[in-house]
Predicted 3D model of a 332-nucleotide part of an RNA (large-subunit ribosomal RNA, domain IV) from Acrasis kona. A source record names the gene rnl. It matches the Rfam family "Bacterial large subunit ribosomal RNA". The prediction has a mean pLDDT of 81. The organism belongs to Acrasis, within Eukaryota. The RNAcentral record of the full RNA draws on ENA.
Context: one part of a larger RNA
RNA sequence: UAAUAUUAAAGGAACUCGGCAAAUUAAUUUCUUAACUUAGGGAGAAGAAAUGUUAUUUAUAUUAUAUAAUAUAAAGACGAAUGUAACAGAAUAGGAAGAAACAACUGUUUAUCAAAAACACAAGAUAUUGCCUAAAUUGAAAAAUGAAGUAUUAUAUUUGACACCUGUCCGGUGCUAGUAUUAAAAAUAAAGAAAUGUAAGUUUUUUUUAUAAUAACUAGUAAACGACGGUCCUAUCUUGAGGAUCUUAAUAGUAGCAAAAUUCCUUGUCAUUUAAUUGAUGACGCGCAUGAAUGGUGUAAUGAUUUCUUUACUGUCUCUAAUAUUAACUUA
Numbered sequence: 001u002a003a004u005a006u007u008a009a010a011g012g013a014a015c016u017c018g019g020c021a022a023a024u025u026a027a028u029u030u031c032u033u034a035a036c037u038u039a040g041g042g043a044g045a046a047g048a049a050a051u052g053u054u055a056u057u058u059a060u061a062u063u064a065u066a067u068a069a070u071a072u073a074a075a076g077a078c079g080a081a082u083g084u085a086a087c088a089g090a091a092u093a094g095g096a097a098g099a100a101a102c103a104a105c106u107g108u109u110u111a112u113c114a115a116a117a118a119c120a121c122a123a124g125a126u127a128u129u130g131c132c133u134a135a136a137u138u139g140a141a142a143a144a145u146g147a148a149g150u151a152u153u154a155u156a157u158u159u160g161a162c163a164c165c166u167g168u169c170c171g172g173u174g175c176u177a178g179u180a181u182u183a184a185a186a187a188u189a190a191a192g193a194a195a196u197g198u199a200a201g202u203u204u205u206u207u208u209u210a211u212a213a214u215a216a217c218u219a220g221u222a223a224a225c226g227a228c229g230g231u232c233c234u235a236u237c238u239u240g241a242g243g244a245u246c247u248u249a250a251u252a253g254u255a256g257c258a259a260a261a262u263u264c265c266u267u268g269u270c271a272u273u274u275a276a277u278u279g280a281u282g283a284c285g286c287g288c289a290u291g292a293a294u295g296g297u298g299u300a301a302u303g304a305u306u307u308c309u310u311u312a313c314u315g316u317c318u319c320u321a322a323u324a325u326u327a328a329c330u331u332a
Base pairs, nucleotide, nucleotide: 001327002326003325004324005323006322007321008320010318011317014316019313027051028050029049030048031047036041038161052082053081054080056075057074058073059072060071061070062069063068083087095311096310097309098308099307100306101305102303103302107119108118123159124158125157126156127155128154136145137144138143162298163297164296165295167228168227169226172225173224174221175220176219177218178217179216187211188210189209190208191207192205193204194203195202196201229246230245231244232243233242256290257287268284269283270282271281272280273279
C1' cells in the first nucleotide's frame, strides 16, 4: 500500500449517471389490515403485541415408572413465582410504501459482454386444403412427412389475455376470377364431300370445331403490401363555425391518445412535487414526423424490466480513523 472481515461521535444520500455497495428487515403465535379489483386477489399489505425458566390448573398424545412419568398446546390482567445488561439469547430466514412506462400472465432467449419492452403464449383474424394419391414440404427418382389424420382436420401468414373498439380509400403493387384462336388475311390439326389411282395414297374444295401460359383488358379483394392533401378569404382584437379554388383512389386521418420508448424547435406553456428540478406526475395541442389486428385506448394481477417520489436504514458521503487476518515490502 492492497485485499478480506469487524467497529465508529455528530449528521443521514449531502455520494453518484444511478442508494452501485453496504446497512436495515427477517422466525412462530395473536390482533389488525387501504386504494383498486377480472371479486380470485391486492395481503406476509401497512401497522402493533407476545416469546426465557419454574410451579399450578385444563385438554390431547405416548409409555405398564400408570391416581404416575414424559411431550405438546392453552389459561390467569391492581398482574402465580423467579433470574439476567440482553429471553425468536448462537446460526439460518422479506426492508416497506406511493406514482408512471412497457409487456396481460407462468414460460423462452444471444453456452463464453445483452434476460429485456425481444420470442412464445391462450385467444382473435385471413388464405389454401373434400379428383384424400388433400393442400403444403423434402427428394434426381422410388418414396417419405402431413397421417395410420379427413375441414371442430392439416398447412401458411398475421395480431397477441380480458374490456370498449377496429373509420375512409381497390388509383398503384400483389392475389383471385372472368373475356378472347388476343384474329382481317394466312397457317396447322380433326371431320364431311368431290376428282384421280388396282391400292396405299395424292390433289382440290366446303363447312364446322379446336389451337398454352405470361402480358393485355374487365371485375373483386385492405385483420393483402400499402395510402389517408395544398392555397386564399372570412364574425370591426384574436380565433375561424363558414366560403372559394386546385389536386386526388379517398367532398381526403374517423374514434381515441398525444412534447409520448414517437416532439426537431425544446429546459414548449400552465399546475403539483423541491429552499432551488434539463427530472417525475397531471393538463394543454396546427401531432417537425400519433392513430386503429404495422392493431388504437384502457386495465386488476404478475415482473432479478425502465423512470420518479416518500419512509426506514446505513462509512456512499461530509472525512476519515481503528482493529484482526493475509499478500506485498524491509531485515535476518